[in-house]
RNA sequence: GCGCCCGUAGCUCAGAACGGAUAGAGCACCGGACUUGUAAUCCGGAGGUCGCCGGUUCGAGUCCGGCCGGGCGUUCCA
Numbered sequence: 001g002c003g004c005c006c007g008u009a010g011c012u013c014a015g016a017a018c019g020g021a022u023a024g025a026g027c028a029c030c031g032g033a034c035u036u037g038u039a040a041u042c043c044g045g046a047g048g049u050c051g052c053c054g055g056u057u058c059g060a061g062u063c064c065g066g067c068c069g070g071g072c073g074u075u076c077c078a
Base pairs, nucleotide, nucleotide: 001074002073003072004071005070006069007068010027011026012025013024020058029045030044031043032042033041051067052066053065054064055063
């Protein structure tokens, strides 16, 4: 350089095949209950402009193009 895959909450990920309802789960965090207290358990809460830019569309996490970052593979032969 080329090919493929990945990038979504603080962390690990689902959602993408076939575009459509308010973008979700677990852990972590905050508050409360329980407890003499802590942990565990239970209840509640906050946290995202889905890597960036642009395009298509009535509508994009999802489709298309470019870029950035990460991973894997590929290059030495007559």
The RNA shown here (transfer RNA) has 78 nucleotides and comes from an Actinomycetota bacterium. Its mean pLDDT, the model's own confidence on a scale to 100, is 81. RNAcentral holds the sequence, with entries from ENA. Its Rfam family is "tRNA".